[in-house]
Context: one part of a larger RNA
RNA sequence: CGUAGGUUCUUGAGGGGUGUUCUUCCUAGUACGAGAGGACCGGAAGGAACGAACCUCUGGUGUAUCGGUUGUCACGCCAGUGGCACUGCCGAGUAGCUAUGUUCGGAUUGGAUAAGCGCUGAAAGCAUCUAAGCGCGAAGCCAACCCCAAGAUAAGGAACCGUUUGAGGACCGUGAGAGACUAUCACGUUGAUAGGCCCUAGGUGUACGCACAGCAAUGUGUUGAGCCGAGGGGUACUAAUAGUCCGAG
Numbered sequence: 001c002g003u004a005g006g007u008u009c010u011u012g013a014g015g016g017g018u019g020u021u022c023u024u025c026c027u028a029g030u031a032c033g034a035g036a037g038g039a040c041c042g043g044a045a046g047g048a049a050c051g052a053a054c055c056u057c058u059g060g061u062g063u064a065u066c067g068g069u070u071g072u073c074a075c076g077c078c079a080g081u082g083g084c085a086c087u088g089c090c091g092a093g094u095a096g097c098u099a100u101g102u103u104c105g106g107a108u109u110g111g112a113u114a115a116g117c118g119c120u121g122a123a124a125g126c127a128u129c130u131a132a133g134c135g136c137g138a139a140g141c142c143a144a145c146c147c148c149a150a151g152a153u154a155a156g157g158a159a160c161c162g163u164u165u166g167a168g169g170a171c172c173g174u175g176a177g178a179g180a181c182u183a184u185c186a187c188g189u190u191g192a193u194a195g196g197c198c199c200u201a202g203g204u205g206u207a208c209g210c211a212c213a214g215c216a217a218u219g220u221g222u223u224g225a226g227c228c229g230a231g232g233g234g235u236a237c238u239a240a241u242a243g244u245c246c247g248a249g
Stems, first nucleotide, its partner, number of pairs: 001151001005161006014148004020048007032037001050105005058099004065092005070085006109143003116136004168246004172188005193239003196235005202228003209222005
């Protein structure tokens, strides 16, 4: 820009993806075979690699979380803290992101076939799967399964809203299941969208101060304390005000 207003939900022309394989057990030590050995068909279980999704578990990361600790500087000193030293170093670790973790997938079924196997059957009184006709037959082909999909310009369909009581959209703002920007999605007081606050999950691991014990280092009690980024729930305290624009011959 088109599909001659718009919102939501769809059909599927067409396109893409998947497609793997092994071992064990039963059938059965059966058929077969002198024996050694050892099946087809059919049924079941467990794996490998690959792929998708996810983070409950196991782990990783987690430089705005907690703790320990060295040197030095600062807050007048003590105590308590802060800065710098690769995040100073070290021990852990929420959310998120992750694999080596978890779950799931390949299937099944139908159609038309290849090689091949056949039925009927002439040319050619026989024979012949083929010449007419008919049947079976692959991990392969077409569907089936998963995904995209009406710019499928043949631009589809349905419901609802609107055409002078203008449907709907955008601007603007708060944001994240989204994200370079844009877009998408959620919300804008008829409000839980983000922040704050409260509760809580979870992390760290028993704060400061005070008391007591000890000459002291330190220990014990208060105390599973204190602190805490992204998690969950709640609460209008703060900010999403007010409004403007576009919009159908």
The prediction has a mean pLDDT of 88.
This is a predicted structure of a 249-nucleotide part of an RNA (large-subunit ribosomal RNA, domain VI) from a Candidatus Ryanbacteria bacterium.
Its Rfam family is "Bacterial large subunit ribosomal RNA".
RNAcentral holds the full RNA, with entries from ENA.